[in-house]
RNA sequence: AGAGCUGGUCAGAUGAUCGCGGGCUCCUAGGAUUGGGGCCUGAGGAAAGUCCGAGCUCCGCAGAGCGGGUUGCUGGGUAACACCCAGGCGGGGUGACCCGACGGAAAGUGCAGCAGAGAGCAGACCGCCGAUGGCCCAUUCGGGCACAGGCAAGGGUGAAACGGUGAGGUAAGAGCUCACCAGCGUCGCAGGUGACUGUGACGGCUCGGCAAACCCCACCCGGAGCAAGGCCAAGCAGGGACGACGACGGCCCGUCGAUCAAGUCCCGGGUAGGCCGCACGAGCGCAUCGGCAACGGUGCGCCCAGAUGGAUGGUCGUCCUCGACAGAAUCCGGCUUACAGGCGGGCUCACGAC
RNA sequence: GCGGGCGUCGUUCAAAGGCAGGACCUCAGAUUUCCAUUCUGACGAUGCCGGUUCGAUUCCGGUCGCCCGCU
Numbered sequence: 001a002g003a004g005c006u007g008g009u010c011a012g013a014u015g016a017u018c019g020c021g022g023g024c025u026c027c028u029a030g031g032a033u034u035g036g037g038g039c040c041u042g043a044g045g046a047a048a049g050u051c052c053g054a055g056c057u058c059c060g061c062a063g064a065g066c067g068g069g070u071u072g073c074u075g076g077g078u079a080a081c082a083c084c085c086a087g088g089c090g091g092g093g094u095g096a097c098c099c100g101a102c103g104g105a106a107a108g109u110g111c112a113g114c115a116g117a118g119a120g121c122a123g124a125c126c127g128c129c130g131a132u133g134g135c136c137c138a139u140u141c142g143g144g145c146a147c148a149g150g151c152a153a154g155g156g157u158g159a160a161a162c163g164g165u166g167a168g169g170u171a172a173g174a175g176c177u178c179a180c181c182a183g184c185g186u187c188g189c190a191g192g193u194g195a196c197u198g199u200g201a202c203g204g205c206u207c208g209g210c211a212a213a214c215c216c217c218a219c220c221c222g223g224a225g226c227a228a229g230g231c232c233a234a235g236c237a238g239g240g241a242c243g244a245c246g247a248c249g250g251c252c253c254g255u256c257g258a259u260c261a262a263g264u265c266c267c268g269g270g271u272a273g274g275c276c277g278c279a280c281g282a283g284c285g286c287a288u289c290g291g292c293a294a295c296g297g298u299g300c301g302c303c304c305a306g307a308u309g310g311a312u313g314g315u316c317g318u319c320c321u322c323g324a325c326a327g328a329a330u331c332c333g334g335c336u337u338a339c340a341g342g343c344g345g346g347c348u349c350a351c352g353a354c
Numbered sequence: 355g356c357g358g359g360c361g362u363c364g365u366u367c368a369a370a371g372g373c374a375g376g377a378c379c380u381c382a383g384a385u386u387u388c389c390a391u392u393c394u395g396a397c398g399a400u401g402c403c404g405g406u407u408c409g410a411u412u413c414c415g416g417u418c419g420c421c422c423g424c425u
Stems, first nucleotide, its partner, number of pairs: 002349005008343003012319007020042008044325001048336002051334003055330001056225004063253001065251002068221002071218002073087005088102001089100004103216002108214002110210002125155002127151003132148002134145004163181006182206001184203008229276004238267005245257003283302008320323001355424007364378004372408001380396005401417005
C1' cells in the first nucleotide's frame, strides 16, 4: 500500500428565542380552580412488521382423553422462545470465515411429466454371445444362420438406470468369485456428558430420491386480550320474540351453576366524564468474581417520554464531512425487514522491503 | 388490538407439483359495395425476493399491496 472477513459503536454538533406534552415548585393562605413566574425533562436502533416467547389481567381451580397446532443434530444459557452461546455433522471459500427446516424413506400409503427398451424389489432399443437345443454346408477336423435362448460389460435416454478399479472366470457376461476402495447393517474396543469420531471382526455384496406429500416418533401448548381489567361520579323506561341450557369459543367425558326465568336477538331510553392499571423494570452503567462463551453472582452509582384527538416543532446564528431509514400508546426478551455515512477493535489472502 | 382470505394476459375466471388455458377486449385476415354480425388466426400474464424439489401458479419463509370479520 491492495483485496477481503468479522464483531462492536455513533446516528450532525452548538447557542439564542418563540411554542407544545409531562413533573416539581413559587405567587398561595385549610382545600380546589384559573392565571402568571421559575427549574427539570421529553422517541429509536430499528419506536416498524406483528412473526415468535413471556409478564400482567379476566374467564372456573386451568382437569382427563381425542382432535388441532408448534418445535425437530447434541450440550448449555434464559422467566420463556422458533432466540443466544459452544460443539458435532454436511456444504461453500486459497483463507479469515460463511451457510444449513440437520429426527424417521428396511412402519404404511403416495408421487416422479417429457425423453427412454426399462422409473421401483426395473429393463433387451442398439449391442455381445449363441456353450446347449434347432436349421444349413461339409467325408472328417470344422464352418455358417441368429430360430429357441442367454447376457446388465459397452452405447443411448433421463434429475435419477440397482456400487467403483483391477484380476480370475465365461460361449458372452455378471459380486459369479477374489483383492483393494466407498457405503450399509450387526457385535465389540477406545475417546467424549452427548451429537459423534477413531478402530477391529463378521455379514450379504449394495437394500435409490421426495416427509417445506400424507404420515410415524419425541417434546411442548387451556382461551382471550390493556378498548384486558378494577374503582368513582352522572343519567335512564321500558317493551317484544325465542326460550333450556350455560360456564368450557373444535368434540367428548367430568365438574359447577341453572330449569320459570338464566341466556340470545330485536325495538326503544340514558351516557359520551374522571381516577387507577401506566412508566422502578426479568431496568441501565461501571467495577469485580465464576464460566471458552451465551450468561450468572456480588458491590457501587443512576432514574430514563407517558399522551387520550393524542406533545418532541418553527425562526435566526456559528461550525463540519451538509446529515440515511424512520417516530412511542400495556410492558419486556428475541427475530425479521428498512437504512446516508463516520469511528475505532480483531483476523485472512496476496505483493514489496528488511 | 386480535384474526382470516386473496394477488394469474387490458378485464373476468380456470389450472392433482409436470407444455399456464377459456371467455370478453385489441390487432390482422376472410365474408360485404361499405359497416355491423359471423368465421379464422395472432399478440398478451403467475405482485416481488429467496428456499425445498429433477421440476413451483401450486409447498415453505420474507416482503409489498388489496379485501373481509371480531373487539

The prediction has a mean pLDDT of 80. This is a predicted complex of two RNAs, RNase P RNA and transfer RNA, with 425 nucleotides together. It holds a member of the Rfam family "Bacterial RNase P class A". Rfam links the family to the GO terms dimeric ribonuclease P complex, tRNA processing and ribonuclease P activity.